[in-house]
RNA sequence: UCAGCCAGCUAGACAGUCGCCGCUGUGUGACAAGUUCACACGGGGGAGGAAAGUCCGGGCUCCAUAGAGCAAAGUGCCAGGUAACGCCUGGGAGGCGCAAGCCUACGGAAAGUGCCACAGAAAAUAUACCGCCGUGUACUCUCGUAGUAUGCGGUAAGGGUGAAAUGGUGUGGUAAGAGCGCACCGCGCUGAUGGCAACAUCAGUGGCAGGGUAAACCCCACUCGGAGCAAAACCGAAUAGGAACCUAAUGGUGCUGCUCGCACUGGGUUCGGGUAGGUUGCUUGAGGUGCAUGGCGACGUGCAUCCUAGAUGAAUGACUGUCCACGACAGAACCCGGCUUACCGGCUGGCUGAUUUU
Numbered sequence: 001u002c003a004g005c006c007a008g009c010u011a012g013a014c015a016g017u018c019g020c021c022g023c024u025g026u027g028u029g030a031c032a033a034g035u036u037c038a039c040a041c042g043g044g045g046g047a048g049g050a051a052a053g054u055c056c057g058g059g060c061u062c063c064a065u066a067g068a069g070c071a072a073a074g075u076g077c078c079a080g081g082u083a084a085c086g087c088c089u090g091g092g093a094g095g096c097g098c099a100a101g102c103c104u105a106c107g108g109a110a111a112g113u114g115c116c117a118c119a120g121a122a123a124a125u126a127u128a129c130c131g132c133c134g135u136g137u138a139c140u141c142u143c144g145u146a147g148u149a150u151g152c153g154g155u156a157a158g159g160g161u162g163a164a165a166u167g168g169u170g171u172g173g174u175a176a177g178a179g180c181g182c183a184c185c186g187c188g189c190u191g192a193u194g195g196c197a198a199c200a201u202c203a204g205u206g207g208c209a210g211g212g213u214a215a216a217c218c219c220c221a222c223u224c225g226g227a228g229c230a231a232a233a234c235c236g237a238a239u240a241g242g243a244a245c246c247u248a249a250u251g252g253u254g255c256u257g258c259u260c261g262c263a264c265u266g267g268g269u270u271c272g273g274g275u276a277g278g279u280u281g282c283u284u285g286a287g288g289u290g291c292a293u294g295g296c297g298a299c300g301u302g303c304a305u306c307c308u309a310g311a312u313g314a315a316u317g318a319c320u321g322u323c324c325a326c327g328a329c330a331g332a333a334c335c336c337g338g339c340u341u342a343c344c345g346g347c348u349g350g351c352u353g354a355u356u357u358u
C1' cells in the first nucleotide's frame, strides 16, 4: 500500500418563523366545588437498529377452585448463562478457507417398516454383461499349451454402468482369483490414561454384520394447558326480564382433543330488538448509564446515578438559509429477551494474508 476477517458506535447537522401531542408550575375566570373545564404566561419531553416478519420465549389478564394421564406438538453433541427459549457463551466432532475465521436439521440404521429414478448382469433372499482359468466336443490351420464355435465347472482381482457395486492400499499365494494369508488403515468388542462431559490418545483382540437414507415413518431422551390488550376491569346510557321449537339429572355446561377427577345446574336451534360512548389497562421496568469486582466468556454481584413517547380515524409537520459524509431500509399502538429479513454512508478497535522499503 492492497485484499480480507471479527466486534462496537452512528443513521444528515445547525439557525430562524409558524404549527402538533403528553407531562408540569403560576395566575385569572366559569362551575358540576374537584387537579372539572377554558384562557394567558413559563419549564421539560416526543419513533428504530431494525419500530418490519408475527417466527420463538416469557411478563401480564381471563377461562378457573385447581389437577392427573394419554394423544398431539417442540427440541436433539457436551458443559454453562438466562425469567425462559428453537436464543447466547465456551468446548467436542465433521466440513470449507493459505490464514484470521465461517457453517452444521450434530441422539439411534445391530428394534422394525419403507425408499435408492435412469443406467447397469445386479441396488438384496444378491448376482455375471465383457472377461480370466480348467476341461469336453466339433471345425480350421502356417501343427504352435494356436484360432473359432459351443457345453460343463470355478471366479469376481481387471473393464464397463452409476451418486453409491459388497471395506481400501500393498504384498504373498493360486489353474485363474478372492481377507485366502500377512502388513498398515478402516470397522466391532474389551481395557488403560486425560477430561465434569461430549470426546481424544494408546494397547489388546476379532477377518469383520454389504452400503446409504430418520429435513422418511419409527425408536429413545428431555420439555410441554388454552386464548389473547380487539385480553380484561369499571362507569354511564338504551332496549323487548322478547317470541317459537327441541332436550334434560343414567343429562347438560366449563377448561384446544380424549379419559378420569373437580366445580356449577340447565343446555341447544331459529326469528326479532337495543348499545357499540367514556375511563382504567397505558408505561418505574427480568429498566438504562457509570465505576468496582468474580468469571476464558455469555453473564453475575455491589455502590452510585437517571426517568428516556403513550397517540386513539391515530401526535414530531411546513417554509427559509447555511454546511457537508449529499442522507439508504424505513413510523411505536400492552411490555420485554431473542432470531430472521431489508439497508445509503461515516467513524473506531483488534486480527490474517500478499507486496515493497528500512
Base pairs, nucleotide, nucleotide: 001354002353003352004351005350006349007348008347009346010345012323013322014321015320016319017318018317020046021045023043024042025041026040027039028038029037030036048329052340053339055338056337057336058335059334060228061227062226063225067260068259069258070257073223074222075221076220077091078090079089080088081087092106093104094103095102096101107219108218112217113216114213115212116211129159130158131155132154133153134152135151136150137149138148139147140146167185168184169183170182171181172180186208187206188205189204190203191202192201193200194199232280233279234278235277242271243270244269245268246267247266251265252264253263254262287306288305289304290303291302292301293300294299324327
Predicted 3D model of a 358-nucleotide RNA (Bacterial RNase P class A) from a Gammaproteobacteria bacterium. NCBI's taxonomy places the organism under Bacteria, Pseudomonadati, Pseudomonadota, Gammaproteobacteria. The prediction has a mean pLDDT of 78. Its Rfam family is "Bacterial RNase P class A". Gene Ontology terms of the family: dimeric ribonuclease P complex, tRNA processing and ribonuclease P activity.